A computed fold for a 97-nucleotide RNA from a Fusobacteriaceae bacterium, annotated as Bacterial small signal recognition particle RNA. Its Rfam family is "Bacterial small signal recognition particle RNA". Rfam links the family to the GO terms SRP-dependent cotranslational protein targeting to membrane, signal sequence recognition and signal recognition particle, plasma membrane targeting. Rfam classes the family as a non-coding RNA gene. About the family: The signal recognition particle (SRP) is a universally conserved ribonucleoprotein involved in the co-translational targeting of proteins to membranes. The organism belongs to Fusobacteriaceae, within Bacteria. The RNAcentral record of the sequence draws on ENA. The model forms 81% of the base pairs in the Rfam consensus. It is recorded under the gene name ffs.
RNA sequence: AACGGGGAUUCUUACGGCAUAGUUGUAUCGAACCGUGUCAGGACCGGAAGGUAGCAGCACUAAGGUAGGAUUGUGGGUGUAGGAUAUUCCUGCCUUU
Numbered sequence: 001a002a003c004g005g006g007g008a009u010u011c012u013u014a015c016g017g018c019a020u021a022g023u024u025g026u027a028u029c030g031a032a033c034c035g036u037g038u039c040a041g042g043a044c045c046g047g048a049a050g051g052u053a054g055c056a057g058c059a060c061u062a063a064g065g066u067a068g069g070a071u072u073g074u075g076g077g078u079g080u081a082g083g084a085u086a087u088u089c090c091u092g093c094c095u096u097u
Stems, first nucleotide, its partner, number of pairs: 003092007010084007018075007026067004035060004043052003
């Protein structure tokens, strides 16, 4: 030096993890009036029976908020395993110089 084994760097594949963006679902909060329903009190109409509109309250929700998920994309001085070529390090060496 070649060859064999192992490692490192580079690239790549797969899975995971982290960050971020989109989509989606669950739970919960969420409207003085400009949402719905029911509308105490009170108001109005009526001779009366009754009716009308409707504040507060209550309930259901909207826009939106919060928390935990699912899924897709992107990214890296992220983890593991596999592969490829080149470089490099360690070691072995029956062979050759």